A computed fold for a 489-nucleotide part of an RNA from an uncultured prokaryote, annotated as small-subunit ribosomal RNA, 5' domain. Model confidence (mean pLDDT): 86 of 100.
Context: one part of a larger RNA
RNA sequence: GAGCGAACGCUGGCGGCACGCUUAACACAUGCAAGUCGAACGAAGGCCCGGAGCUUGCUCCGGAUCCCUUAGUGGCGGACGGGUGAGUAACGCGUGGGAAUCUACCUUACGAUGGGGAAUAACAGUUGGAAACGACUGCUAAUACCGCAUACGCCCUUCGGGGGAAAGGCUUCGGCCGUCGUUAGAGAAUCCCGCGUUCGAUUAGCUAGUUGGUGAGGUAAUGGCUCACCAAGGCAACGAUCGAUAGCUGGUCUGAGAGGAUGAUCAGCCACACUGGAACUGAGACACGGUCCAGACUCCUACGGGAGGCAGCAGUGGGGAAUAUUGGACAAUGGGGGAAACCCUGAUCCAGCGAUGCCGCGUGAGUGAAGAAGGCCUUAGGGUUGUAAAACUCUUUCACCCGUGAAGAUGAUGACUGUAGCGGGAGAAGAAGCUCCGGCUAACUCCGUGCCAGCAGCCGCGGUAAUACGGAGGGGGCUAGCGUUGCUC
Numbered sequence: 001g002a003g004c005g006a007a008c009g010c011u012g013g014c015g016g017c018a019c020g021c022u023u024a025a026c027a028c029a030u031g032c033a034a035g036u037c038g039a040a041c042g043a044a045g046g047c048c049c050g051g052a053g054c055u056u057g058c059u060c061c062g063g064a065u066c067c068c069u070u071a072g073u074g075g076c077g078g079a080c081g082g083g084u085g086a087g088u089a090a091c092g093c094g095u096g097g098g099a100a101u102c103u104a105c106c107u108u109a110c111g112a113u114g115g116g117g118a119a120u121a122a123c124a125g126u127u128g129g130a131a132a133c134g135a136c137u138g139c140u141a142a143u144a145c146c147g148c149a150u151a152c153g154c155c156c157u158u159c160g161g162g163g164g165a166a167a168g169g170c171u172u173c174g175g176c177c178g179u180c181g182u183u184a185g186a187g188a189a190u191c192c193c194g195c196g197u198u199c200g201a202u203u204a205g206c207u208a209g210u211u212g213g214u215g216a217g218g219u220a221a222u223g224g225c226u227c228a229c230c231a232a233g234g235c236a237a238c239g240a241u242c243g244a245u246a247g248c249u250g251g252u253c254u255g256a257g258a259g260g261a262u263g264a265u266c267a268g269c270c271a272c273a274c275u276g277g278a279a280c281u282g283a284g285a286c287a288c289g290g291u292c293c294a295g296a297c298u299c300c301u302a303c304g305g306g307a308g309g310c311a312g313c314a315g316u317g318g319g320g321a322a323u324a325u326u327g328g329a330c331a332a333u334g335g336g337g338g339a340a341a342c343c344c345u346g347a348u349c350c351a352g353c354g355a356u357g358c359c360g361c362g363u364g365a366g367u368g369a370a371g372a373a374g375g376c377c378u379u380a381g382g383g384u385u386g387u388a389a390a391a392c393u394c395u396u397u398c399a400c401c402c403g404u405g406a407a408g409a410u411g412a413u414g415a416c417u418g419u420a421g422c423g424g425g426a427g428a429a430g431a432a433g434c435u436c437c438g439g440c441u442a443a444c445u446c447c448g449u450g451c452c453a454g455c456a457g458c459c460g461c462g463g464u465a466a467u468a469c470g471g472a473g474g475g476g477g478c479u480a481g482c483g484u485u486g487c488u489c
Stems, first nucleotide, its partner, number of pairs: 001489004006485005013361006019354002021319001026317003030314003035076003040073002043070004048063007083272003092197008101189001103187001106185002109182005114148001116146002123138006154163003168177003198244003205235003210232008247269004251262004274295005297308004325351001327350003333347001334345004364394004374385004398430001400425005408416001433478005438459003444473005454461002
């Protein structure tokens, strides 16, 4: 000098664009953050129509299935999106290769969608429990479940053969949406390898599934991944092992570069979800707002037993020098479900708060010497503040008031928002500070103080004329900021 996710002190007019718990991966009250489909299914209720009773607006009975609502069965989605960086020095990441693999939804192509069955929730009844939640009996449906048939292509094969599917719904009757098998693709995922990836030798030896082989098991798949047997290997001074630290990268800051430092925001990858472990379901998880077990903590309890997990968005306590609203909307972009209408979406888009940063603008312009008054200095003549002010003339950016009023939205739909902009109006009106002035380093005098009080980045100032302390006048610098502190180059 440059920079910062900064903080602190003094000060503070407006706007745009960004950014905002770096500390306790500390604990969390409350609300919301993942649902959706009645065009898969049975049922209940509402609405509607008719009848009866009458207490004259509710009771019962029957119907219609048009519409609406739902708990349940079923499907798809809850593996995305959002958060955090604890762990990890590792094929984790980066880069370049590779294969023994898998892939729901979407696209391509071919073929099929025949005929049966047994249950079960809801519901009803009985019943246990304070609750959470159950138990038993009985009834019922399906795109839920199970067989039979068939098999172009598919899988296995000793090449003889063997094995394996399906589901219907809606319809204006034209069809549409589905279902099953296979095929190719796209996109996603898994695994392997070369190279690169912090510090310490005051860490020198490490290793028994360890290193390799054969066989088997397991997996979507290769492989000591696991197991049995066999061999005795494997790594290491080119730093193994151990310890410490750390998410990695694109990037960011600095620098002429080489390099050094760093990894907030944004983007890619990884890991984690109270702590530890485990699997289930599924195309995909060993699953943040799923399950089970153990632990710590908090809460409820009838003491028998239960409930919970903000490193989602807000918000609270705590920690800290320090970091925001318990806001609006799905209008846009995107995501999930649905044939659609639409529903959900604290993703997102916006608004609020904060000079936290960057950028832009303003706080007036011109004229104005009696060089006014006042202040300060003075050799008492004057000098300086200073065209500065006043005064006169003018303008109205921004802010303010009134009116109008977009784009963002392909036809409709706008949270933002009566926003941006535009037109008109009033009036210099509402808007300047901070720091420094001994040298380095731009800027000097007076008073006070008297090695005191104090200053200070370094050198150093202060013990009676201090340009160095404190105040004042003046001056220098930057300016809605200025200075200090911390950190990096």